[in-house]
RNA sequence: GCGCCUGUAGCUCAGUGGAUAGAGCGGAUGGCUUCGGACCAUCAGGUCGCGGGUUCGAAUCCUGCCAGGCGCGCCA
Numbered sequence: 001g002c003g004c005c006u007g008u009a010g011c012u013c014a015g016u017g018g019a020u021a022g023a024g025c026g027g028a029u030g031g032c033u034u035c036g037g038a039c040c041a042u043c044a045g046g047u048c049g050c051g052g053g054u055u056c057g058a059a060u061c062c063u064g065c066c067a068g069g070c071g072c073g074c075c076a
């Protein structure tokens, strides 16, 4: 340099065109308990990597960048 894959909550991941983007774990608060753990309830937490485009409508499709991974190549 070229090709492919990945980027969504603090972490691990779903969601492949349709309304206010979800789950588990973790966090906070309350309950329960002698206390803690476990358990139960509620809550918070998101520029969907960034910009542009298509569309009535984009996490999803197209495009340019950015970051990471894998493979190939170049130099030496």
Stems, first nucleotide, its partner, number of pairs: 001072007010025004018056001027043005049065005